The RNA shown here (transfer RNA) has 73 nucleotides and comes from Kineococcus xinjiangensis. NCBI's taxonomy places the organism under Bacteria, Bacillati, Actinomycetota, Actinomycetes, Kineococcus. It matches the Rfam family "tRNA". About the family: Transfer RNA (tRNA) molecules are approximately 80 nucleotides in length. RNAcentral holds the sequence, with entries from ENA and Rfam. Its mean pLDDT, the model's own confidence on a scale to 100, is 81.

RNA sequence: GCCCCCGUAGCGCAGUGGACAGCGCGGCUGCCUCCGACGCGGCAGGUCGCAGGUUCGACUCCUGCCGGGGGCG
Numbered sequence: 001g002c003c004c005c006c007g008u009a010g011c012g013c014a015g016u017g018g019a020c021a022g023c024g025c026g027g028c029u030g031c032c033u034c035c036g037a038c039g040c041g042g043c044a045g046g047u048c049g050c051a052g053g054u055u056c057g058a059c060u061c062c063u064g065c066c067g068g069g070g071g072c073g
Stems, first nucleotide, its partner, number of pairs: 001072007010025004018056001027043005049065005
């Protein structure tokens, strides 16, 4: 330098054109308990890497850039 993959909550990930963007763990909290743990319930937490484009509508498609990983030279 070229090619491929990935970037979504504190962490691991799902969602691949339309519904308020979700799940698990973690955090906080209620029940329970003598106190805890386990278990059950609830709550909070997101510029969906950044910018532009396409579209009536974009996390999703296209382009550029940034970051991470891999391959080739």